[in-house]
Context: one part of a larger RNA
Molecule: small-subunit ribosomal RNA, 3' major domain
Organism: uncultured organism
RNA sequence: UGACGGGGGCCCGCACAAGCGGUGGAUCAUGCGGUUUAAUUCGAUGCAACGCGAAGAACCUUACCAGGGCUUGACAUCACCGAAAGGUACCAUGCCUCUUUGGAAACGUAGAGGCUUAGGGAGACAGGUGUUGCAUGGCUGUCGUCAGCUCGUGUCGUGAGAUGUUGGGUUAAGUCCCGCAACGAGCGCAACCCUUAUCCGCUGUUGCCAUCAGGUCUUUGACGCUGGGCACUCUGCGGAAACUGCCGGUGACAAACCGGAGGAAGGUGGGGACGACGUCAAGUCAUCAUGGCCCUUACGUCCUGGGCUACACGCGUGAUACAAUGGGUAGUACAAAGCGUCGCGAGACCGAAAGGUGGAGCAAAUCGCAAAAAGCUGCCCUCAGUUCGGAUUGGGGUCUGCAACUCGACCCCAUGAAGUUGGAAUCGCUAGUAAUCGUGGAUCAGCAUGCCACGGUGAAUCCGUUCCCGGGCCUUGUACA
Numbered sequence: 001u002g003a004c005g006g007g008g009g010c011c012c013g014c015a016c017a018a019g020c021g022g023u024g025g026a027u028c029a030u031g032c033g034g035u036u037u038a039a040u041u042c043g044a045u046g047c048a049a050c051g052c053g054a055a056g057a058a059c060c061u062u063a064c065c066a067g068g069g070c071u072u073g074a075c076a077u078c079a080c081c082g083a084a085a086g087g088u089a090c091c092a093u094g095c096c097u098c099u100u101u102g103g104a105a106a107c108g109u110a111g112a113g114g115c116u117u118a119g120g121g122a123g124a125c126a127g128g129u130g131u132u133g134c135a136u137g138g139c140u141g142u143c144g145u146c147a148g149c150u151c152g153u154g155u156c157g158u159g160a161g162a163u164g165u166u167g168g169g170u171u172a173a174g175u176c177c178c179g180c181a182a183c184g185a186g187c188g189c190a191a192c193c194c195u196u197a198u199c200c201g202c203u204g205u206u207g208c209c210a211u212c213a214g215g216u217c218u219u220u221g222a223c224g225c226u227g228g229g230c231a232c233u234c235u236g237c238g239g240a241a242a243c244u245g246c247c248g249g250u251g252a253c254a255a256a257c258c259g260g261a262g263g264a265a266g267g268u269g270g271g272g273a274c275g276a277c278g279u280c281a282a283g284u285c286a287u288c289a290u291g292g293c294c295c296u297u298a299c300g301u302c303c304u305g306g307g308c309u310a311c312a313c314g315c316g317u318g319a320u321a322c323a324a325u326g327g328g329u330a331g332u333a334c335a336a337a338g339c340g341u342c343g344c345g346a347g348a349c350c351g352a353a354a355g356g357u358g359g360a361g362c363a364a365a366u367c368g369c370a371a372a373a374a375g376c377u378g379c380c381c382u383c384a385g386u387u388c389g390g391a392u393u394g395g396g397g398u399c400u401g402c403a404a405c406u407c408g409a410c411c412c413c414a415u416g417a418a419g420u421u422g423g424a425a426u427c428g429c430u431a432g433u434a435a436u437c438g439u440g441g442a443u444c445a446g447c448a449u450g451c452c453a454c455g456g457u458g459a460a461u462c463c464g465u466u467c468c469c470g471g472g473c474c475u476u477g478u479a480c481a
Stems, first nucleotide, its partner, number of pairs: 001481002003478003007475007015465002019429005026320008034311002042053002064306007073125001077124002080120002092117001094115006101108002127295002130293003136289002138284003141280001143278001148187006154163003167178003193272004198240005204234001207230002212227003215223003243266001246260005322422001326381007338369003343362002348357003388419001393414007435457007
């Protein structure tokens, strides 16, 4: 100087407390361990691995296993040999189509036609998801959006170092003020960026009968359908607005804090992007790149089939429930954000449904996906393993795809399991949040209870900082570095 302390002081955080909803019990989905297996590819392992890499394993993917092929190779560059190079014909070669035959295919065998200019073998080399993340770059997690981490000059100390950065206040903040052998500065904080909340201007193939006229129809109402307009909503662009600016109080006359006014918004308005010096030899050689090592008729490469989907068991993360604030049924209302031409696919018709036929319109503020759901209204159920719950299994179908046996999703009929609120323990959340309800998107032929985004309805509680956990500053002890 640090680190540590079941030392002290001050302070903060959904850290506790207060409250709401869960997990831990059930069934299923998914990941992991273990076991099994020819293989169940590999990585990730306290927080910070375990719905993680994987934003989508039937083939492919695919790296694993079994079997069958190839060896300058599935892919790149170079030189060598060699044909053509104006057109046509022939030879040779490659590609496409058809046929023969072996085969599961890859890969061969034999032949015909068309279009073409390639092709050949021996090398130099290719190739490796082989190894080392403890040789590395890059990227990332974490402490932590915590308020810290340092430097120059000066001063002090023999020196390691100290000072500044400590102190008194204050702040979300090393934020600011005051003081001070310090005076300044840098990386961080904050602001500048995006979005959201209010208004104004411009913008009008979206919006509107608001206003005027017309049209159509089940004419006393509906339809932007037409003319017309840009009022409103909205789209996009630009601007204004919030700064403790104003008032009162407290305070050291400071910084600031408390209250108030005005205001759409008030003291960082809400949210996002943004992550200092560093820590964990943290993670990744399987995104990529890369040193060393290793393989080279195989640890490379191609194909068929299988596996990654196994199942005495243990754990994590979720979905659905155990019901009446509910379930069923009929009617009826209100979003936002997205996506669409190898696409979205309306109306119509067929089917009980999944879906099918068909194809209007739309490269989309114009058309479509599209029905929002919870909600509201009426009726049934009346506390039961039930009209709760839907696992499991049998049967019949639909769709995608060369192909759903291993191993897809969906629909219908039948079947109706466990489950009556969950031990010890444990998680999230402070407001448009939790809880709850649906919607869209990426990936994608098909496949979502996961992920990412969107809106609807919309709470309770916060006395407080003794305690648990993590962190910051000062101080103290130390036989630790």